Description
The RNA shown here (Glycine riboswitch aptamer) has 87 nucleotides and comes from a marine eukaryotic metagenome. The prediction has a mean pLDDT of 81. The model forms 90% of the base pairs in the Rfam consensus.
RNA sequence: GACGUGGGAGAGCAUCGGCGCUGCAGCGCAGUGUCGGUCGCCGAAGGAGCAACCGCCCCGGAAACUCUCAGGCGAAAGGACCGCGUC
Numbered sequence: 001g002a003c004g005u006g007g008g009a010g011a012g013c014a015u016c017g018g019c020g021c022u023g024c025a026g027c028g029c030a031g032u033g034u035c036g037g038u039c040g041c042c043g044a045a046g047g048a049g050c051a052a053c054c055g056c057c058c059c060g061g062a063a064a065c066u067c068u069c070a071g072g073c074g075a076a077a078g079g080a081c082c083g084c085g086u087c
Base pairs, nucleotide, nucleotide: 001087002086003085004084005083006082007081012039014038015037016036017035018034019033020032021031022030023029024028040073041072042071046069047067048066049065053061054060055059
């Protein structure tokens, strides 16, 4: 470093509109999925910035800090990091 496995946080199931599906009912309502807009928020994929610190030292490497471009804000998935096993 890779694979398997266990643990693993934070933040609106927000709101408006379109489309599809389902149910009730009769042209509307509710649920759900998706797309677009609107603000509010989170930081532990990734990315970027400063820098403690470190080194083969005037050049480099650099965070769990900072920013949120990306990502995320019901569950699921993902998830830095940690434990165990194997190569």